The prediction has a mean pLDDT of 81. This is a predicted structure of a 527-nucleotide part of an RNA (small-subunit ribosomal RNA, central domain) from Diadema antillarum. Lineage of the source: Eukaryota > Opisthokonta > Bilateria > Diadematidae > Diadema. It matches the Rfam family "Eukaryotic small subunit ribosomal RNA". Rfam 15.1 lists 75,755 matches to the family in 2,556 species.
Context: one part of a larger RNA
RNA sequence: UUGCAGUUAAAAAGCUCGUAGUUGGAUCUUGGGCUCAGGUCUGCGGUCCGCCGCGAGGCGUGUACUGCAGGCCUGGCCUUCCUCUCGGUUUUCGCCCGGUGCUCUUAACUGAGUGCCAGGAGGGGCCGGAACGUUUACUUUGAAAAAAUUGGAGUGUUCAAAGCAGGCCUCGCGCCUGAACAGCAGAGCAUGGAAUAAUGGAAUAGGACCUCGGUUCUAUUGCGUUGGUUUUCGGAACUCGAGGUAAUGAUAAAGAGGGACUGACGGGGGCAUUCGUAUUGCGGUGUGAGAGGUGAAAUUCUUGGAUCGCCGCAAGACGACCGACUGCGAAAGCAUUUGCCAAGAAUGUUUUCAUUAAUCAAGAACGAAAGUUAGAGGUUCGAAGGCGAUCAGAUACCGCCCUAGUUCUAACCAUAAACGAUGCCGACUGACGAUCCGCCGGCGUUACUCCCAUGACGCGGCGGGCAGUCUAAGGGAAACCAAAGUCUUUGGGUUCCGGGGGAAGUAUGGUUGCAAAGCUGAAACUU
Numbered sequence: 001u002u003g004c005a006g007u008u009a010a011a012a013a014g015c016u017c018g019u020a021g022u023u024g025g026a027u028c029u030u031g032g033g034c035u036c037a038g039g040u041c042u043g044c045g046g047u048c049c050g051c052c053g054c055g056a057g058g059c060g061u062g063u064a065c066u067g068c069a070g071g072c073c074u075g076g077c078c079u080u081c082c083u084c085u086c087g088g089u090u091u092u093c094g095c096c097c098g099g100u101g102c103u104c105u106u107a108a109c110u111g112a113g114u115g116c117c118a119g120g121a122g123g124g125g126c127c128g129g130a131a132c133g134u135u136u137a138c139u140u141u142g143a144a145a146a147a148a149u150u151g152g153a154g155u156g157u158u159c160a161a162a163g164c165a166g167g168c169c170u171c172g173c174g175c176c177u178g179a180a181c182a183g184c185a186g187a188g189c190a191u192g193g194a195a196u197a198a199u200g201g202a203a204u205a206g207g208a209c210c211u212c213g214g215u216u217c218u219a220u221u222g223c224g225u226u227g228g229u230u231u232u233c234g235g236a237a238c239u240c241g242a243g244g245u246a247a248u249g250a251u252a253a254a255g256a257g258g259g260a261c262u263g264a265c266g267g268g269g270g271c272a273u274u275c276g277u278a279u280u281g282c283g284g285u286g287u288g289a290g291a292g293g294u295g296a297a298a299u300u301c302u303u304g305g306a307u308c309g310c311c312g313c314a315a316g317a318c319g320a321c322c323g324a325c326u327g328c329g330a331a332a333g334c335a336u337u338u339g340c341c342a343a344g345a346a347u348g349u350u351u352u353c354a355u356u357a358a359u360c361a362a363g364a365a366c367g368a369a370a371g372u373u374a375g376a377g378g379u380u381c382g383a384a385g386g387c388g389a390u391c392a393g394a395u396a397c398c399g400c401c402c403u404a405g406u407u408c409u410a411a412c413c414a415u416a417a418a419c420g421a422u423g424c425c426g427a428c429u430g431a432c433g434a435u436c437c438g439c440c441g442g443c444g445u446u447a448c449u450c451c452c453a454u455g456a457c458g459c460g461g462c463g464g465g466c467a468g469u470c471u472a473a474g475g476g477a478a479a480c481c482a483a484a485g486u487c488u489u490u491g492g493g494u495u496c497c498g499g500g501g502g503a504a505g506u507a508u509g510g511u512u513g514c515a516a517a518g519c520u521g522a523a524a525c526u527u
Stems, first nucleotide, its partner, number of pairs: 004498001006496001007479002012495001014366001016364002021359003026251001031079004036075012048062001049060004083131001085129006092123002095120002098117007135198003138193002141190002150182002154164002166176003169172001208245006214238005256356001257353003261348001265344001269341004275319002279315008290301002327334002371412006381405001385401004423494003427486002430470003435465007444457004474481002500527003509520004
């Protein structure tokens, strides 16, 4: 590993990218034939044998012999070549030539048929040498792998655990037998197979094969002998040249992926711009005794005019209604207008490339709120703090004030019930109606009217989203779930992570951070 779990019981990293690693789509030789060889089985016969029968004939069986047909297994050959070369061997095959016997034939050893012997050059088989052949994984068989141990055969240790003994007779010149077998992961060696999984080949052809030529080197034999030189022939080498042969050589285009194009779409992002009311403050003006606030009150404000009304101004926040089981974004998240900038999924596509892919230790980007640093700004709200209440008490809930903060810029931090408490990619397995985006189809309604375009609706379909309802083949401890199904009928690929409760996300060490803290992360002890 076979073979556990991860919504809620312990548990999926907040999210995305990404190297090593792991895994990775389809496709190239299938089929047909031979009455080939061997084995085995079945059926139908024949011979032999046995029995019965006077006979004709009948019955039966077999380690017997054999014919035909069929089935199965193994192998061979052809379609469809494992080669090249050298040497040996062969009762293997056909061919050529020579001699010779027989039969027939001819004028004639002339010719035909059929035998025998010797020789020659080939094809095949076997043996040996040399060259070179895509490479592995996998699997078969074999050799090799100490014994004791283990399983297990044999054997009456009196049984047994054991042991490797023992048994037999005519009892001595005795005889017979065992001390098996199996298993022995990996790895290495040899060997058969060629499915499966990798890998390689010819794409500036320096590709394969054949022929001819060139250049360089070189050995014999021969031209009467010896020496020198040289040519032909033979052999070898060359990053040399020319020509020829071939079906000459690029699989297809994944309901895999990337790219280009396309008109739309979106509260996706950044920068700038613009608007809205409210709040608070201030100014003007009006009124005049209360106003706030609460369960009730009080703290608080108020003739120095509060609260309230009207007219203005300023500031900083925020973006009501529209607004939804709607959209976009990797997540965090994103909502006034307009402009600019780059980006994006999806749709469409008789476009292009051709495996480029999936998931991912290390590593990296982003990452609510709170918090930290430095500025800006401070309307509202408001930790801490101070009051007023309540109360047995109240360091709270309620009320008043208010610091940090809340807002913006620049930089840190890296955590959340960062939740769908549910990793990502791929396939399959129910029904239905809505909705968002793109596309397609057609008769319908309506607008611009005066029809064609074109919008908006209405109808149907395709692809892709956020969800929903109903069922439950199926699953689940259940709640419930079209995934949490396709799981003891257990294996699609890949990553992370859990193993009773506490101690404890603590201590210690390491590392990051200005800090706060983050990441990694125990044990004793206890139950």